[in-house]
Context: one part of a larger RNA
């Protein structure tokens, strides 16, 4: 390490019956609870038989003789089974091999059968059917995949398709739109950049007037008017969704209070005060896969239960499709608990193989 055996006990072991072991078990005859969604649970449970041999009897089938017209009757031989009775033999009759369920009360969670982390997790995780929101009217739905072209959706049309929740079934699903998120909704109020219009500057021509040079004129230079043309400059008006603002909405994200007092023993507080909130946690259900305090309290269960069941509840920090509570059936889930049975143990001991290491 891989087997086998074991006295008396018989889980005292352990974190837990892990692992081993056992009854015999889809072979036949009875029998068979709670509960059930009437199918189920159920092979529930649990009890009982199974071999040989002889006797007897019954029910089949084939042949063969008699008897009959024919149905059929009748015997006799074979052959396939079933009862009854007696005997036989063992420890034991599915006698060996093969093959083939331990079972049984009670709880959590998941309805179920299925899916999974290929190589430490199969499950209570995921999916699921139902259930329920939301989006989509099709001449490119909606959505997705691609820069597109185009494909899927679909050669489909709202009893179709797409996404998000829940998760059979049975009773059910409360209160809140304040907040944050859709959805409408447009009167005010803000809000881009283009672009239109303008207004100021600048640049430029051109006309006048003026002052000046040269001066007769034409010319130059400087300023102002007036009319253009223009500009990668400023301002200003017009002008969207947004946001602000107004309303819906929670099986949208989410949320569902705090102090003080009271009843003629005490206690407890239906009830009143008052603050604060959008509304103050309803039906259930509770120390719970949730309970800090904690091995709560009471009960049961054991000689002894921090574990289990049942119960009470100010619930540190339950709670209603991140669904609340039930709940037959199912499960290689998980939690107590009994029978049976065991080398799991008291507590070891013996036997068979194999493999390493020492010697040889």
């Nucleotide at each position: 390490c891989u087997c086998c055996u074991c006295a008396a006990g018989g889980a005292a072991c352990u974190c837990g019956g892990c692992a081993a072991a056992a009854a015999a078990g889809c072979g036949g005859g009875c029998g068979u609870a709670a509960c059930u969604u009437c199918g189920g649970g159920a092979u529930a449970a649990g009890c009982c038989c199974u071999g040989c041999c002889a006797a007897u009897u019954c029910u089949g089938g084939a042949u063969u003789a008699u008897c009959g017209a024919a149905a059929g009757a009748u015997a006799a031989u074979c052959u396939a089974g079933g009862g009854u009775u007696g005997g036989c033999c063992g420890c034991a009759g599915c006698g060996a091999a093969c093959g083939a369920u331990u079972c049984c009360c009670u709880g959590g969670c998941g309805a179920c059968u299925g899916u999974u982390u290929a190589u430490c997790a199969a499950a209570a995780a995921c999916a699921c059917a139902g259930c329920u929101c939301c989006c989509u009217g099709c001449u490119c739905a909606a959505c997705u995949c691609g820069u597109a072209a185009g494909a899927g959706g679909a050669a489909g049309u709202a009893u179709a398709g797409g996404g998000g929740g829940u998760g059979a079934c049975g009773c059910c699903u409360g209160a809140c739109c304040a907040a944050u998120g859709c959805c409408g909704g447009g009167a005010u109020g803000u809000u881009a950049a283009a672009g239109a219009u303008u207004c100021g500057g600048g640049g430029u021509c051109a006309u006048u007037u003026u002052a000046u040079c040269u001066u007769c004129a034409a010319g130059g230079u400087a300023a102002a008017a007036u009319g253009g043309c223009u500009c990668a400059c400023g301002g200003a008006u017009c002008u969207a969704a947004g946001c602000a603002c107004c309303g819906g909405u929670c099986a949208a994200u989410g949320u569902c209070g705090g102090c003080c007092c009271u009843a003629a023993c005490c206690c407890u507080g239906a009830g009143g005060g008052u603050c604060c909130a959008a509304a103050g946690g309803u039906a259930g259900c509770g120390c719970a896969a949730u309970u800090c305090c904690u091995u709560u309290c009471c009960g049961g269960g054991u000689a002894a239960g921090u574990u289990c069941c049942g119960g009470a509840g100010c619930g540190c920090a339950u709670g209603a499709a991140a669904g609340g509570c039930g709940u037959a059936a199912c499960g290689a889930c998980u939690g107590g608990g009994g029978a049976a049975c065991u080398g799991u143990c008291u507590c070891g001991a013996g036997g068979a193989g194999g493999u390493g290491c020492u010697c040889g």
Large-subunit ribosomal RNA, domain IV from a Patescibacteria group bacterium, 360 nucleotides, folded computationally. The source organism's lineage runs through Bacteria and Bacteria candidate phyla. Its Rfam family is "Bacterial large subunit ribosomal RNA".